[in-house]
RNA sequence: ACCGCUUCGACGGGAGAGACUAAUUUAAUUAGCGCCGAAGGAGCAACCACCCCGGAAACUCUCAGGCAAAAGGACCGUCGGCAUAAU
Numbered sequence: 001a002c003c004g005c006u007u008c009g010a011c012g013g014g015a016g017a018g019a020c021u022a023a024u025u026u027a028a029u030u031a032g033c034g035c036c037g038a039a040g041g042a043g044c045a046a047c048c049a050c051c052c053c054g055g056a057a058a059c060u061c062u063c064a065g066g067c068a069a070a071a072g073g074a075c076c077g078u079c080g081g082c083a084u085a086a087u
Stems, first nucleotide, its partner, number of pairs: 007081007018033001020032004034067003040063001041061003047055002
């Protein structure tokens, strides 16, 4: 210096589950019952690491979030930015 990865942004794709009942009248809020897992979070594990502290999923749990549309959405693709940066 270049490329890749990480990270940030834009665009596109993107599942699941009650338009449930009541206050109270669409939505929202509160309470109740029933559900979902792919924001976030937590737990275990193959495995990795080990001086100490350990790390680790799309599995599991549902605290949070969600259950018409909208919004959000792990992840994927394309483009662009950044290392004196971002987080």